[in-house]
RNA sequence: CUCCAAUAAAGGCUAACCUAUUGAAAAAUAGGGGCGCAAAGCUAGAGGGCCUACGGAUUACGCUUGUAAUCUAUGGCAGCCAGUUGCCGUU
Numbered sequence: 001c002u003c004c005a006a007u008a009a010a011g012g013c014u015a016a017c018c019u020a021u022u023g024a025a026a027a028a029u030a031g032g033g034g035c036g037c038a039a040a041g042c043u044a045g046a047g048g049g050c051c052u053a054c055g056g057a058u059u060a061c062g063c064u065u066g067u068a069a070u071c072u073a074u075g076g077c078a079g080c081c082a083g084u085u086g087c088c089g090u091u
Stems, first nucleotide, its partner, number of pairs: 006091001012037002017032006035079001041084003047081002049077003055072007
């Protein structure tokens, strides 16, 4: 100097849940909390996949112009896969 694997050191993030706020919802933000994570960093226009349905469309019922169902993302999820970037170093 390079490569490989595990274990350390210094740290980092924060699941469920609770509170407040935003939102039609999914969910997000902040505070608390800590299940866990070697990328639980970033990316939703690299690409898959998943969630929601305000609005729109269709169908049925009803007769009150209301109820229910189905489809649909312009709304979301990165702790689903993935793309991409990155910390330490001889025990």
Molecule: c-di-GMP-I riboswitch aptamer
Organism: Bacillota bacterium